Model confidence (mean pLDDT): 80 of 100. Small-subunit ribosomal RNA, 3' major domain from a metagenome, 484 nucleotides, folded computationally. RNAcentral holds the full RNA, with entries from SILVA.
Context: one part of a larger RNA
This record gives sequence, C1' cells and structure tokens, in this order.
RNA sequence: UGACGGGGGCUCGCACAAGCGGUGGAGCAUGUGGUUUAAUUCGAAGCAACGCGCAGAACCUUACCUGGGUUUGACAUGUUAGGAUUAGCCUCCUGAAAGGGAGGUCACGCCCUUCGGGGUGGAACUAAUACAGGUGUUGCAUGGCUGUCGUCAGCUCGUGCCGUGAGGUGUUGGGUUAAGUCCCGUAACGAGCGAAACCCUUGUUCCUAGUUGCCAGUGGGUAAUGCCAGGCUACUCUAGGAAGACUGCCUGUGUUAAGCAGGAGGAAGGUGGGGAUGACGUCAAGUCCUCAUGGCCUUUAUGCCCAGGGCUACACACGUGCUACAAUGGUCGGUACAAUGGGACGCAAUGUCGAAAGGCGGAGCAAAUCCUAAAAGCCGGUCUCAGUUCGGAUUGAGGGCUGAAAUUCGCCCUCAUGAAGUUGGAAUCGCUAGUAAUCGCAGGUCAUCAAUACUGCGGUGAAUAUGUUCCCGAGCCUUGUACA
Repeated sequence: UGACGGGGGCUCGCACAAGCGGUGGAGCAUGUGGUUUAAUUCGAAGCAACGCGCAGAACCUUACCUGGGUUUGACAUGUUAGGAUUAGCCUCCUGAAAGGGAGGUCACGCCCUUCGGGGUGGAACUAAUACAGGUGUUGCAUGGCUGUCGUCAGCUCGUGCCGUGAGGUGUUGGGUUAAGUCCCGUAACGAGCGAAACCCUUGUUCCUAGUUGCCAGUGGGUAAUGCCAGGCUACUCUAGGAAGACUGCCUGUGUUAAGCAGGAGGAAGGUGGGGAUGACGUCAAGUCCUCAUGGCCUUUAUGCCCAGGGCUACACACGUGCUACAAUGGUCGGUACAAUGGGACGCAAUGUCGAAAGGCGGAGCAAAUCCUAAAAGCCGGUCUCAGUUCGGAUUGAGGGCUGAAAUUCGCCCUCAUGAAGUUGGAAUCGCUAGUAAUCGCAGGUCAUCAAUACUGCGGUGAAUAUGUUCCCGAGCCUUGUACA
C1' cells in the first nucleotide's frame, strides 16, 4: 500500500421488510447430468453453464457411427511435360448413391494453304511435382469479440510539498448529490479517463407540406361505406423544422454557499419516462467449432465424396417453461375496439366445394393505396361444486398439408378414448407504475415444423413501501492482523 475480520461509523441497492404473482407437488415441452449405444458430434459448469452456441437436426445442415468409394484431391497458386480429340455434350453398362467403365459427336485464336489440309499457341484436360485440406490439439502461446463485478462511482496523471524508502498528499475533513455531483475549508494547484451533457425515442404546442392519409364546412350519391366533386389559411395522421424544463419564479430552511422542503404556473418539475452508451481493472472467466493466428499433430488420411443410421435412446436426477387443478370459471350464440410488423420462389380478397384441416380459382398489391388481422371485454342462454359440460395427457381410427422422401423422426383437422391433477414439504424466484398480473398480435429463422422458445407490439390494469434491526451485495472513512 492492499486484502481480510462472526471490528466500528456513515450510506446505497426489489438486499430485507410491506405487498402481488410464481417455482418446488401433477401432465407435457425443452436444455443438462447420468446411463445406454456402432454413434448417441462438440462446446458451455456457482452467481456470470443448463428454452445457452441452435433466428428453427426427416435428407441437407452434420462436425458423430456403419458401409461403399477416392488420393494433386470438393477449393487456390505456380513449374515441367503431353497430345488434338481430350474437356464439354449425348447414349449405354454397373451401382444404394458416390464413383467406375464403354461408345458417339464436337470447338477457339494466329500463320501458311493446292481449300483436302498442315504448323503453332492460349484456355481446358491428362500426368508429374511444389502443395492444397483438417469443426485435429493447445482459449494456460494469441488477436478479435463477449460475459461479470456494474451504469457501481470510482481509476489515474503533471508540477509542487512531505517521507531514507516503499509511498503519501491532491482523492482526506464539514455539508450536499443518483454521482470524485456541487459548495466550503485545505500544501497543494491543475488536468485526464469515467458520472452528467451531446445522440435516438416517447409525452405538449406551433410552423411548413398534403398522397396512398384525413373529412369540418358545401354539393351529389348509396341498402351501407370518404363512395364521388372538392377541401386540408379544419381535424386526425404522416415527416421535416422550431419552441418548451433551467430549481427559471415565490415562501421557508441552510454557513450570505452548494442544496433541501413546500407552492405557483405548466402537457411535463427537479435526471419527466425509456433506450443506446460500460472508466482503470478482476475472474490465466468464455470462445482455436464464426473468423484470424503461433507452435504441435495428420497427409492412400485426423483430408474429400456418397448411402443409411445417429444427434429424437431412457430405471433415474436437476434447471427453465407451457397447460391445469376451475364458477372472478367452462361452454354456446350475438357484438366492439389495437399497435409493431411482413409480403413477388410472396401476401392473397370476393366467390365456390368440404363438418374441419384444407382444395379449386384468382381481383388487387414491390404496397400510408391491395392482402395479412385480435383476444381478454360487453350482452344473453346453459352448467351448480362433481374428478364434473373442470382438466387435457395417452391411445385407436379416418382424413389434410409440405417435401424426391414423414418408418426411425414433421405439423394440422375430425371422431372416439379421457391419465395425473382438488393449489403443492423444506426451500426458493421476479416485480416499485402504465410496473406486476393478465390478454392476444406480429416478426426473424423457415419447403414444412416439433415455437409452450426468442425478439418486439399493443389491450385491460393493481397492491405495497411504517422503515434500515437482520440476510445478501456494493461504496467511503477508520481500526486490528503470525496474510501478500
């Protein structure tokens, strides 16, 4: 100087408390361990591995296994040699395919030409040789990227001063703040990286503009609809610009300070809400299987191609979720209101067939124009507390869709079947407001889809916080130490 303490002081955080909803019990989905297996490819391991890499494993992917093949190679660049039908294209045989074999046909540039052809060269091919290749190994050789403490308030430097020195001071102290934020004091005076601000978005108003958007006024029209003329020195909205919030104003308090408490005005008030942004460093944290890369290993194989299988196994254990156990509900009928998005190998309306999944057909739309579109809600009927008209696992049968191909191993529809489950032990998680809870919608990946996942979007919309004794983590000061 640090680190540590079941030392002390001050302070903060959904850390506890106060509340709301879960997990842990059930069934299923998914990941992991274990076991099994020819193979169940590999990585990730407390928080910070386990719906993680995977924004989608039937083939492909695919790295694994079995079998079949191949060896200058699926791919790159040279060097040497070859020959003019080799390559390419077509046909055939063999084969599960890959591959192997056979036959036919046929180019291009330049020079010469008796127009028959001859010579030569580039590409390509063949052979040889340098080499290619490796998701082989080392993340404890590395770059890059990422997680974490933590959006915590810290981490340092120059000069000066103090100390023999390590080092200290500044950065401590008194206040204050979300903040090393600011003020005062001060052997320190300044400065940098962080904090804040600058950026994006949302909340209010104004200006400009007006199609694909809108419809107040005027006119026309319909069963109905901005449908039409028209308008946007109206509104909504769209998208460009501007204003607005700064403790600016008032009262109190405070050291005449920084600030704090209350109030006014205001759409918004003291960082208005959200996002992006992550200091010096820590964990030899993660990744050599994104990529790059040193060393090592491999080179008729640890490379490459192909078929089939596997990654989907199943006495079991754990994590993360979904659906429930019901009446604040189930079911049937009627009825209303979004936002973000996506669309040409596409989105698909009206129509029509089917009980449905879906089929036929195809208007319109590279889209503020066309298409894709809510559910909880509200109104009425029924069920009446039951393992039920709850719950839907499992299984049987019949269909539909995608795709060469659904057996291992896809999704969907209908009929039948109708398991466990009556609110979950010890323990444990999330959340402070448009939040939790609850309800649906969209997107990426994608032929299809195992999505209950992930990333977004809107609808409905709470309770509680007296407080900091305790648990956990963190910051500053201080103290002890046989620790570095």